[in-house]
C1' cells in the first nucleotide's frame, strides 16, 4: 500500500418560536400556567420460546398428529447463544452443517451404460477346436458409461486375471491409554458383511393442552325471558321366575293356573346428544338437555397500558456465553391512533476554487411503537473504530 475474514459504533447535533401526547406541580375545581420525558437497529417478517389471561376448579389417562435430534454448559424458556468434537470449503485468517439409527421393516437410485445388489460382459485379455472368421470355454486387472461399478496403491502370482497371497492406507472386531463427553490416539487381530439416499416412509432419544390484549375483567344502557323446526335420555326382545298381583280349589298346611302392572334374570342395542382445557379417535367419568333458521336490542365508557426475567457503570468468578455482588437512573403509553413544523447554527462522506489558512455547493441509507420481552431471520446510501489473514514493497 493491496485484497479478504471477524466484532463493534454512527446513521445528525444545538438553540429559539409555534403546535401535540403523558406524567408531576399551581389553581376550590376548571380553563390555564411552570416543569420532565416523548418512535428503532431493525419498531418489519409473525418464524420460534416466554410472562400474563381464560377455557377451570371433578377437570382423567391411553394412542395419533406436531417438534427438535454430536458432546458438554449457560438461559425463565428456545428451534437461540457459548465453547468442543466430527465433516466439508477455503492458501489462510475464517465460514458452512437438515450432524442419532441403513445388521428393524418398506421403499428409491431416472438416463447413459454389459450391468446399479447378489447383478454384469460393449471394447477388450488369454486359450481350445477348424471350415480363416465362427463357435467354445476363462477373466473383470485395462478402455468405455455414470452422481457412484462389490475397497485404494504397489509388488508377486497366473495362460490372462482377481485379497489369489504379501506390505501399508481403508473397514469390522477386541484391548489399552487420554477425555466429563462427543471423540481422538495406539496395540491386537481378521482377507473383510451386498453400495448410496432417512432434507423418502420408518425406528429411537426427548418436549409438548389450546387459544389469544380483537386475550380478560367492570360498569352503564336497550331489547322481544321473541317465533318456528328438528334430535333426544327415562328402552326392544325373552323367561312364570318357589317374588308382589289377579282367578280357582282348599283337610288352611298348600296345591293348580293367569302374566296387563311392579320387581328379578338372560340377551340385543350400545352409547343418539351435551360436557371433560378451543385439533382427532377410543377407553373411562359427568349431566338432561342439545342443535338449527328468522327476527330484535347493544357497537358507550373504564380498566387490561408499562417499574419489566429493565437498563448503565465497576467488582468478583468463569475459556465464554453468562452468573453473583454492588453504585446511579427511571427512558412512548395513543385509542383510527401524538411524538410535528419552522427559522438560524454547527455537521460525515463526497464535489469545486486555492500554495495554504480558507471559501463556496450539497446534506445521509432501510425505514415508524399500538400487552410486553428473550431470539433468529430480512432491509440498509454513507462513515468510523479494533483485531486477524494473505500478498508485495522498503528497512
Nucleotide at each position: 500500500g493491496c485484497g479478504g475474514a471477524a466484532g463493534g459504533c454512527c446513521g445528525g447535533a444545538u438553540g429559539g418560536c409555534c403546535g401535540c401526547g403523558a406524567g408531576g406541580g399551581g389553581u376550590c375545581a376548571g380553563a390555564c400556567c411552570c416543569u420532565u420525558c416523548g418512535a428503532g437497529g431493525a419498531a418489519a417478517g409473525u418464524c420460534c420460546g416466554g410472562a400474563c389471561u381464560c377455557c377451570a376448579c371433578a377437570a382423567a389417562g391411553c394412542a395419533a398428529c406436531g417438534g427438535u435430534g454430536c458432546c458438554g454448559g449457560g438461559u425463565a424458556a428456545c428451534g437461540c447463544c457459548c465453547g468442543g468434537g466430527c465433516g466439508g470449503g477455503g492458501c489462510a485468517a475464517c465460514c458452512c452443517g437438515a450432524c442419532g439409527g441403513a445388521a428393524a421393516g418398506c421403499g428409491c437410485c431416472a438416463c447413459a451404460g454389459a450391468a446399479a445388489u447378489g447383478a454384469a460382459a460393449c471394447u477388450a485379455c488369454c486359450u481350445u477346436g477348424c471350415u480363416u472368421g465362427c463357435a467354445g470355454g476363462g477373466u473383470a486387472a485395462a478402455g468405455g458409461u455414470g452422481a457412484a461399478a462389490c475397497g485404494g496403491u504397489g509388488g508377486g502370482g497366473u495362460a490372462a486375471a482377481a485379497g489369489c497371497c504379501c506390505a501399508c492406507c481403508g473397514c469390522g472386531c477386541c484391548g489399552c491409554u487420554g477425555g466429563c463427553a462427543a471423540c481422538a490416539g495406539c496395540g491386537g487381530u481378521g482377507g473383510c458383511a451386498c453400495g448410496g439416499c432417512a432434507a423418502g416412509c420408518c425406528c429411537c432419544a426427548c418436549c409438548a393442552g389450546g387459544a389469544g390484549c380483537a386475550a380478560u375483567g367492570c360498569c352503564a344502557a336497550a331489547u322481544a325471558g321473541g317465533a318456528c323446526c328438528c334430535c333426544c335420555g327415562c328402552g326392544c326382545g325373552g323367561g312364570g321366575c318357589u317374588g308382589g298381583u289377579c282367578c280357582c280349589g282348599u283337610u288352611c298346611g298348600c296345591g293348580g293356573g293367569a302374566u296387563a302392572c311392579c320387581g328379578c334374570c338372560c340377551g340385543c342395542a350400545a352409547g343418539g346428544c351435551c360436557c371433560g382445557c378451543u385439533u382427532u379417535g377410543g377407553u373411562c367419568g359427568g349431566g338432561a338437555g342439545g342443535g338449527g333458521u328468522c327476527g330484535g336490542g347493544u357497537u358507550g365508557g373504564c380498566a387490561g397500558c408499562u417499574a419489566a426475567a429493565g437498563g448503565c457503570g465497576u467488582c468478583u468468578g468463569g475459556u465464554a456465553a453468562c452468573a453473583g455482588g454492588u453504585g446511579c437512573c427511571g427512558u412512548a403509553g395513543a385509542g383510527g391512533a401524538a411524538u410535528g413544523g419552522u427559522c438560524a447554527u454547527c455537521g460525515a462522506c463526497g464535489g469545486g476554487g486555492g500554495c495554504a489558512a480558507c471559501c463556496c455547493c450539497u446534506g445521509a441509507a432501510c425505514a415508524a411503537a399500538a400487552u410486553c420481552c428473550g431470539g433468529c431471520u430480512u432491509a440498509c446510501a454513507g462513515g468510523c473504530c479494533u483485531u486477524c489473514c494473505g500478498c508485495g514493497c522498503a528497512u